RNAcentral holds the sequence, with entries from ENA. Transfer RNA from a Candidatus Sumerlaeia bacterium, 76 nucleotides, folded computationally. Its Rfam family is "tRNA". Rfam classes the family as a transfer RNA. Rfam describes the family as follows. Transfer RNA (tRNA) molecules are approximately 80 nucleotides in length. The organism belongs to Candidatus Sumerlaeia, within Bacteria.
[in-house]
């Protein structure tokens, strides 16, 4: 060069044959405790990698790029 897969919260990740996004960790606060911690309860935190296209509506379908995996050819 080519081919295929991956890119969702601070991490690890789940998910939708297109209807607006969950959980575990981790944080924060409250609550328990003589006091941490561990258990309970509550919250906060996501332009779904980036731009475009279809769509009444895209994380989802298509193209383009960017980045990571793998194999496949080139190179001598």
């Nucleotide at each position: 060069g080519c081919c295929g897969c991956c890119u969702u919260a601070g991490c690890u990740u789940a998910g939708u044959c297109g209807g607006u996004a969950g959980a575990g960790c981790g944080c924060a606060g409250c609550a328990c405790u003589c006091g941490u911690a561990a258990c309970g309860c509550u919250g906060a935190g996501g332009u779904c990698g980036a731009g475009a296209g279809u769509u009444c509506g895209a994380u989802u379908c298509u193209c383009u790029c960017a980045g990571g995996c793998g194999g496949c050819a080139c190179c001598a």